[in-house]
RNA sequence: AGAGUUUGAUCAUGGCUCAGAGCGAACGCUGGCGGCAUGCUUAACACAUGCAAGUCGCACGGGCAGUAGCAAUAUUGUCAGUGGCGGACGGGUGAGUAACGCGUAGGAAUCUAUCUUUGGAUGGGGGACAACCGUGGGAAACUACGGCUAAUACCGCAUGAUGCCUGAGGGCCAAAGCUUGAGAGAGCGUCUGAAGAGGAGCCUGCGUCUGAUUAGCUAGUUGGUGGGGUAAAGGCCUACCAAGGCUUCGAUCAGUAGCUGGUCUGAGAGGAUGAUCAGCCACAUUGGGACUGAGACACGGCCCAAACUCCUACGGGAGGCAGCAGUGGGGAAUAUUGGACAAUGGGCGCAAGCCUGAUCCAGCAAUGCCGCGUGGGUGAAGAAGGUUUUCGGAUUGUAAAGCCCUUUUGGCGGGGACGAUGAUGACGGUACCCGCAGAAUAAGCUCCGGCUAACUUCGUGCCAGCAGCCGCGGUAAUACGAAGGGGGCUAGCGUUGCUCGGAAUGACUGGGCGUAAAGGGCGCGUAGGCGGACUGCACAGUCAGGCGUGAAAUUCCUGGGCUUAACCUGGGGACUGCGUCUGAGACGUGUGAUCUAGAGUGAGGAAGAGGGUCGUGGAAUUUCCAGUGUAGAGGUGAAAUUCGUAGAUAUUGGAAAGAACACCGGUGGCGAAGGCGGCGACCUGGUCCUUUACUGACGCUGAGGCGCGAAAGCGUGGGGAGCAAACAGGAUUAGAUACCCUGGUAGUCCACGCUGUAAACGAUGAAUACUAGAUGUUGGGUGCAUUAGCACCCAGUGUCGCAGCUAACGCAUUAAGUAUUCUACCUGGGGAGUACGAUCGCAAGGUUGAAACUCAAAGGAAUUGACGGGGGCCCGCACAAGCAGUGGAGCAUGUGGUUUAAUUCGAUGCAACGCGAAGAACCUUACCUAGGCUUGAAAGGCAAAUGACAGGGUAUGAAAGUACCCCUCCAGCAAUGGCAUUUGUACAGGUGCUGCAUGGCUGUCGUCAGCUCGUGCCGUGAGGUGUUGGGUUAAGUCUCGCAACGAGCGCAACCCCUACCAUUAGUUGCCAUCAAGUAAUGUUGGGCACUCUAAUGGGACUGCCUACGCAAGUAGUGAGGAAGGUGGGGAUGACGUCAAGUCAGCAUGGCCCUUACGCCUAGGGCUACACACGUGCUACAAUGGGUGUUACAAUGAGUUGCAAGACCGCAAGGUGGAGCUAAUCUCUUAAAAUCAUCCUCAGUUCGGAUUGGAGUCUGAAACUCGACUCCAUGAAGCUGGAAUUGCUAGUAAUCGCGCAUCAGCAUGGCGCGGUGAAUACGUUCCCGGGCCUUGUACACACCGCCCGUCAAGCCAUGGAAGCCGGGGGUACCCGAAGCUAGCGACCUAACCGCAAGGAAGGAGCUACCUAAGGUAAAACUGGUGACUGGGGCUAAGUCGUAACAAGGUAGCCGU
Repeated sequence: AGAGUUUGAUCAUGGCUCAGAGCGAACGCUGGCGGCAUGCUUAACACAUGCAAGUCGCACGGGCAGUAGCAAUAUUGUCAGUGGCGGACGGGUGAGUAACGCGUAGGAAUCUAUCUUUGGAUGGGGGACAACCGUGGGAAACUACGGCUAAUACCGCAUGAUGCCUGAGGGCCAAAGCUUGAGAGAGCGUCUGAAGAGGAGCCUGCGUCUGAUUAGCUAGUUGGUGGGGUAAAGGCCUACCAAGGCUUCGAUCAGUAGCUGGUCUGAGAGGAUGAUCAGCCACAUUGGGACUGAGACACGGCCCAAACUCCUACGGGAGGCAGCAGUGGGGAAUAUUGGACAAUGGGCGCAAGCCUGAUCCAGCAAUGCCGCGUGGGUGAAGAAGGUUUUCGGAUUGUAAAGCCCUUUUGGCGGGGACGAUGAUGACGGUACCCGCAGAAUAAGCUCCGGCUAACUUCGUGCCAGCAGCCGCGGUAAUACGAAGGGGGCUAGCGUUGCUCGGAAUGACUGGGCGUAAAGGGCGCGUAGGCGGACUGCACAGUCAGGCGUGAAAUUCCUGGGCUUAACCUGGGGACUGCGUCUGAGACGUGUGAUCUAGAGUGAGGAAGAGGGUCGUGGAAUUUCCAGUGUAGAGGUGAAAUUCGUAGAUAUUGGAAAGAACACCGGUGGCGAAGGCGGCGACCUGGUCCUUUACUGACGCUGAGGCGCGAAAGCGUGGGGAGCAAACAGGAUUAGAUACCCUGGUAGUCCACGCUGUAAACGAUGAAUACUAGAUGUUGGGUGCAUUAGCACCCAGUGUCGCAGCUAACGCAUUAAGUAUUCUACCUGGGGAGUACGAUCGCAAGGUUGAAACUCAAAGGAAUUGACGGGGGCCCGCACAAGCAGUGGAGCAUGUGGUUUAAUUCGAUGCAACGCGAAGAACCUUACCUAGGCUUGAAAGGCAAAUGACAGGGUAUGAAAGUACCCCUCCAGCAAUGGCAUUUGUACAGGUGCUGCAUGGCUGUCGUCAGCUCGUGCCGUGAGGUGUUGGGUUAAGUCUCGCAACGAGCGCAACCCCUACCAUUAGUUGCCAUCAAGUAAUGUUGGGCACUCUAAUGGGACUGCCUACGCAAGUAGUGAGGAAGGUGGGGAUGACGUCAAGUCAGCAUGGCCCUUACGCCUAGGGCUACACACGUGCUACAAUGGGUGUUACAAUGAGUUGCAAGACCGCAAGGUGGAGCUAAUCUCUUAAAAUCAUCCUCAGUUCGGAUUGGAGUCUGAAACUCGACUCCAUGAAGCUGGAAUUGCUAGUAAUCGCGCAUCAGCAUGGCGCGGUGAAUACGUUCCCGGGCCUUGUACACACCGCCCGUCAAGCCAUGGAAGCCGGGGGUACCCGAAGCUAGCGACCUAACCGCAAGGAAGGAGCUACCUAAGGUAAAACUGGUGACUGGGGCUAAGUCGUAACAAGGUAGCCGU
């Protein structure tokens, strides 16, 4: 410090997720030791048991037990009581509390036991009550009455100010003794002052969570006066008076919460948090209350009420662990009913001492931090075993074993502290030290697809499972599970939860708002914020310094102590804050004076659809009236509804009505925006220009507030020509509640009122200043020229463009630049602008505006493709123009389907279907049935055995096979080897699966003209440029231009055939000339001229001319030429696409079968047949058919072959065999054509299917199931619906010939030649393709994407008749205990009084207040609720097709 994730890729936006640190943690697996810490975060739930606050005999009386004494008495211990001090500290908890509670800094009107310092006093009396005794009551707790008694208990009196009160005269207020001592005295006390320390109370400034879907709150409320009350100021309380007080700088209300020092995190600023330790507060079962006291409204005190628990004799009582342990419960979860007062501290005491679950220790827990260990060295045969393997090895791995050494920890034995200044040690025989034995007692957890360090094998097969995000798993998973190996950490490791960080993702530091989320629809303006120049004074802000404070601990720095560290500790620094004092005076603020550049007023001009009111004009439309006129009009893609013979449409004249204002008209004008358009008048707002006169900062912005605000809509009343939601009809359609048409009502118009929203948009808030220009236009002005015009200034309004900015697009003096001020708004998508609440509205609805849940994206700009029922250009037998077909018939052949024991398998739009198959009777053959074999039909290896095997024969069988008989090795001395068989073993074999694991090969787009690269340049980048553009071409062919310059694969050319010529060469070819010969023939001699053969060359290049053109090139029936613009044909197939086809041609990974999914054999099947489709053949006839006659080819093939002549057969063919391994012989008569003749338009002398009979050939074998021949038979069919195919010249059409396969079988395939056309105006349309451009929400790329209802399941949520709670407020009722006040007939020791009595006090009663409780009506909030509303999610449900392309009616916003 970053990383992953939206996309085909990119940049930016934006969320989600991860890596870090931390924890009072929990859970899973594992676990050796020690030190130091920490340990109910939940039920402030309920608690058994024990302990946690007592002490003092030097205040006092008594009881009991002892000691001494005969006793009195003395003394010791102890018990309860009176009395004193302490139980207000210490310890616990965080429920309440949003508050002067806490923090910080201050303040004045106070109190303070004990303690310290310092004054003074301590005299003299009195009357009681406990204990105790007696009599009672009660189960108990306890209690009543009577009697005795002491005090440092209680009460007077005296003294009395330096105390208190005061009317300034005066008045008032104390006390206690005890111990010791022979005594003097001393010690401890008591009272009353003054002061201090520490403590406590009160007041104030500032700070202290969330919500405005809480906006108003408040009657003791705010203030005053009198009175009361308190230790003390004060509405703290009360009476009266006044009407205040708080609040948008957030009152009140609601929710949540103890606050702080600190802790965690972070670079910091911040954010989160408030365990342990420390300060403060609050509480003690819940609520209320006071008493005592220096101090409490009191955790282990009291009274009352309530709930709960316990005891009970039912009458009544007792209790309060949020003290320490402990129990139950809750919970994911948190310890011992331990030891000691030795230390530190506290209470009491003169003291000894007692008490102390405060505290110090120990126990439990890896809960955390820190330290140590589980051994060290050596050791290669790189052992064994494991894993893996390409079988060679590699790895585990110096790891182990082995050898040598050490002894931390633990164990055993011995010694043994500090903590303790005099005594006293729980910890503890602990820490620590010494000795002994022995490698001995001690390693796990998690991860290994990327992020993120670390990889292989097996199993599994979208299953089981994993997962923090992206995502893995559907038969080759580094992602699941296991193993081996590896990485990380280590007595721990991982997971979960929570916090901060990363997150600049709430942005003060440090973000944004044209299109990603985000500028309010617009203005006026309140509060607030901000504010021009110069100057004086003052100084809250600001800056500097001093002082005080900022508790300690913590953090940081630096020392010290535990063996080290954690830990403890000394010192320093820091605590960024607050207060106070002094100073500075720039900025800033306040105040005073001055100024004119901002702003405004005046003067003179100007433009304008700015607004309102009242008039007025013409064109058009519709209606009405009248005329002319006749059959249609209207409307559409085409129609129909509709109007019209009752006279429409058309046309002429007239009338009426309402609405809107053509031309001018313009990125022209005006207005804040919405918006404003004939003309005139009146009223009225704003703006601009010029000059200077005046005011003198009067300004900018603007939360709330007020006003304006298109269309639609609402209310009332008018108006209504045209248009036109709804509605009706007609069409379209599968449907058509639409688009189109014919009608048509609200509405549109006016007046008044409401609504208050729009994609109210420049998707761009307002103001000010600054920052290159160019050009157009509107208004005004100045200067020069004075026709036109030019230059400049101000104010508007456009276009282009530099710097700059921007993610890019783009913006660019009218900023989205550079700055300042103010304001509105944003913080992932969906849910949702929804729900609830509030508010506005007549309503519709508007404004404000969530959550649960859900997803890992949603969105922006640009790029490359693909696509479009987008555009432009161009090409192709693509269309058009033609010719011939297919589709109809019969047959052949292939396919689907069906059938079957099997009808083997594959190919399936173009690009499967006369395809694999260049040839299924057996074989082929893979299929079926049946019979057989099991190391196998074929191969090679090892081991063992045998010596043969082969061959011949018999039986059986459909055959294969099985059984049996005969016969039976070689080399070598041998070992052994060769060969063969058998047995065994590894293995063979598989047309079994996967073409979606593959190689190779092939199809297709497409013989289309494209596809790329290097360097450079442009862009943040994906990418672009080049390759686009102007021309041209068959062509990315060439040329010109150009930030490109070059290059590669394609195109073309080079290759083959063919058309012309030449040269060379002439046998098997040829024969012009010469000769010979024949019935005839190159038959022979001879020749190579010609044809031909087959090799090498030539030739064609827009080379020449004309025209056009810059050129490339194009045109010309141009010339020449055999051939002319690629001459014709072939071979040749770029980068890639289709997971295209093929595991059955071959090869091959993986999986599967192994007496069978292998192998052999016989028979059957692949040839089935209601039917459907494809491809063909033959036809339907006279351009024909039959018969006869006469011509003319080329390519090829041939020894298991082609086969001549001859003979036989009607023929298929047979007999026979010359010749030929081929320019020699054979197949081999080519046919159409020609000539002649018959048929004469008919189901025929067309057509030949089908069937009967007889044959031929091949072949073991033609039944299923071959081809051919002859005789006979003679079906459909008379030119073929919708639709559809091929072809542009030696082509189509037509005619025959050959070959491969092959025993035989050809209408198929591949070739060959013969005859030989028609048409192409042209590119609008259909199909396919290329280039450029445009749009896109597509990228699996339109066979794309995607919306809504309905149906199903699940989830959360709103409403809802109601039902059940909760806290708070209001009003009223009742009212315990208690304080206070009043009364006090009853009671009463201290004082007064001779007495009566008084004074005073008390019981009791009353009043006010008041907790709990009750009643009532509202409000708030939570749970639940039949039913109901929408929402979200969920591989393959239904209906349509809304959106994305002009998405097929452009889309969207408001209504």
This is a predicted structure of a 1455-nucleotide RNA (small-subunit ribosomal RNA) from an uncultured bacterium. Model confidence (mean pLDDT): 86 of 100.